[in-house]
C1' cells in the first nucleotide's frame, strides 16, 4: 500500500516549543499572531486487541437413569479497567458531496426537469485480521 469486518450524534486539556496558515479532497462554514495546525511532556477519555473478574443466556461435547442436573469449551451481552498494544481529547466524520431507491413540493405532461426530507451507498478516519 491492498482486501475483509466492526465502529464513527456519547466522552476527554493544561504546560512548553515553534511559526503561518489549518480543519483529508471540492464547495460551504469554522479555527488562527489573545499563536491555531504541528512537535514534546504531563493529564485525561474510551474500551478495538490482549489480560482479568462477575453475572446470566445460546450452542457443542462429556457424565449421570428420561425430564433434567453437573462439568467443560466456545459465542455474544453486562460490569470493572491497575499494568500491556493502539486510538482519541474544537465544531455529529464540522456540514454537504459519485450513484441508487422512497416520500413530498413546484413546473411540464410521452419517457422528464428542479428542489425538500429519509434510507442505502461512496469517500475518510480508527481498530482487528489477512496479504
Nucleotide at each position: 500500500g491492498a482486501u475483509u469486518u466492526a465502529u464513527a450524534c456519547a466522552g476527554a486539556a493544561g504546560a512548553g516549543g515553534g511559526u503561518a496558515g489549518a480543519g483529508a479532497c471540492a464547495g460551504g462554514c469554522u479555527c488562527g499572531a489573545u499563536g491555531a495546525u504541528c512537535c514534546u511532556c504531563u493529564g485525561g477519555c474510551a474500551a478495538c486487541c490482549a489480560a482479568c473478574u462477575u453475572u446470566a443466556a445460546g450452542u457443542g461435547c462429556g457424565u449421570c437413569u428420561u425430564c433434567g442436573a453437573c462439568g467443560u469449551a466456545u459465542u455474544g451481552g453486562a460490569a470493572a479497567a491497575c499494568c500491556g498494544g493502539u486510538g482519541c481529547c474544537a465544531a455529529u466524520u464540522c456540514c454537504u458531496g459519485a450513484u441508487u431507491c422512497c416520500u413530498c413540493u413546484c413546473a411540464a405532461u410521452g419517457g422528464u426537469g428542479a428542489g425538500u426530507g429519509g434510507a442505502a451507498g461512496a469517500a475518510u478516519a480508527u481498530a482487528a485480521a489477512u496479504u